[in-house]
Molecule: Fluoride riboswitch aptamer (crcB RNA motif)
Organism: Candidatus Methanocrinis natronophilus
RNA sequence: UUUUAAGAUGGUGAUGGAGUCCACCCAAACCGCCUCAAGGCUGAUGACUCCUGAAUAUGG
Numbered sequence: 001u002u003u004u005a006a007g008a009u010g011g012u013g014a015u016g017g018a019g020u021c022c023a024c025c026c027a028a029a030c031c032g033c034c035u036c037a038a039g040g041c042u043g044a045u046g047a048c049u050c051c052u053g054a055a056u057a058u059g060g
Base pairs, nucleotide, nucleotide: 010025011024012023013022016051017050018049019048020047021046032041033040034039
C1' cells in the first nucleotide's frame, strides 16, 4: 500500500489535559465581546474539581 473477514460508535460547547454533571448537533452543533474605524476588554471551565502552562504579589 492492496485485498478479505469480523467488530465497535459519535461529535461540539472563544487558548492545554482529566473526572463528574449539564446543554446542543447529525453535517450540523461550534468558530468571545465592544467599536464606523482606530483601538479596547474578560477567560486555560458550558458549570464544578484537579493537573499543566502563563501573569502578578509576598515569604523561604